[in-house]
RNA sequence: CGGUGGGCUAGGCCGGGGGGUUCGGCGUCCCCUGUAACCCGAAACCGUCGAUAUGCGGGGGCCGAAGCCGAGGGAAGGUCCGCUGAACGGGCGGCAGCGGUUCCGUGCGCCGUAGAGUCUCCGUCCCGAGGGGUCGACGGUUGCGGGUGGCUUUCCGGAGGGAAUGUCACCCGCAUUUGCCGGGGGAACCGGCCCAGGCCCGGAAGGGAGCAGGCUAACCCCGGACGUUCGGCGCUCUCGGGGGUACGGAGAGGAGGCGCGCGGAGCUUCAAGCCGCUCGAUAGGCGGAUCGACCCGAGGCGUGCCCACCA
Numbered sequence: 001c002g003g004u005g006g007g008c009u010a011g012g013c014c015g016g017g018g019g020g021u022u023c024g025g026c027g028u029c030c031c032c033u034g035u036a037a038c039c040c041g042a043a044a045c046c047g048u049c050g051a052u053a054u055g056c057g058g059g060g061g062c063c064g065a066a067g068c069c070g071a072g073g074g075a076a077g078g079u080c081c082g083c084u085g086a087a088c089g090g091g092c093g094g095c096a097g098c099g100g101u102u103c104c105g106u107g108c109g110c111c112g113u114a115g116a117g118u119c120u121c122c123g124u125c126c127c128g129a130g131g132g133g134u135c136g137a138c139g140g141u142u143g144c145g146g147g148u149g150g151c152u153u154u155c156c157g158g159a160g161g162g163a164a165u166g167u168c169a170c171c172c173g174c175a176u177u178u179g180c181c182g183g184g185g186g187a188a189c190c191g192g193c194c195c196a197g198g199c200c201c202g203g204a205a206g207g208g209a210g211c212a213g214g215c216u217a218a219c220c221c222c223g224g225a226c227g228u229u230c231g232g233c234g235c236u237c238u239c240g241g242g243g244g245u246a247c248g249g250a251g252a253g254g255a256g257g258c259g260c261g262c263g264g265a266g267c268u269u270c271a272a273g274c275c276g277c278u279c280g281a282u283a284g285g286c287g288g289a290u291c292g293a294c295c296c297g298a299g300g301c302g303u304g305c306c307c308a309c310c311a
Base pairs, nucleotide, nucleotide: 002310003309004308005307006306007305008304011063012062013061014060015033016032017031018030019029023050024049025048026047027046038059039058040057041056067301068300069299072296073295074294077291078290079289080288081287082286083285084284088280089279090278091277092276093275094274095273097270099268100267101266102265103264104263105262106261107260108259109258110257111256118252119251120250121249122248123247124246125242126241127240128239129238130237131236132235133233134232135231136230138227139226142175143174144173145172146171147170148169149168150167151166153164154163155162156161180224181223182222183221184220185219191216192215193214194213199208200207201206
């Protein structure tokens, strides 16, 4: 100095890249690619770092002087730019077609000489006015005579009371009026009449006030008749005017009328369809730039320490 075996130390490996994000790097996210080949924890208003940034906090395995770096070449894939750019979407135009409409041809059906289309008159309809009908609203006369009652005043009587007067209210009769009739209710008393019993005055005759009860007025409700002023109306009659599609009636006239289907021609409308032009955007393609897993790899760095044995 070399080899073989054992031990050790430094060291190496256990992936890398693109996109996104960020001022920027890495991670968590997405994608590509490679190996025989690690594990746990947290992390998008996030975690950690600053061009010495290519994760942070922990744990583990393998190899071991083994290896590491690496110009350059090839290369999957990504990103950016340029050109092109289908499907797709917007706009415009055209075509065809559906629908509508007119005409022509054709087929069928229905109506039609028991009278089609057409024409004339009248009515149905509308406006205004009047008569009737009907429904509704409103209304309850005036005068004279008599009686009763309230109130005022005067006179008479021993009391009860009597006579007269004016006025008002009510009732009855007559006349008049459209201004009448019927039914129900109608007050403890405080409207009227008749007022049992009882009460009051009185010698008596008689008279008076008056409760209950009966009748009745006011008032309330319902209905009828009447009246005139009034109003509504879908009914009816008449007059004047308007309207005239349709329907009804009458008449003239005398042969067509209507509907549906199919074919053709013209016009028109338009969502979907087809074609053309144009605009937009995307996939894809081509070219360029750039990053680049992975493979090859010039070259560079490293190849150390101890022990045993052999030459």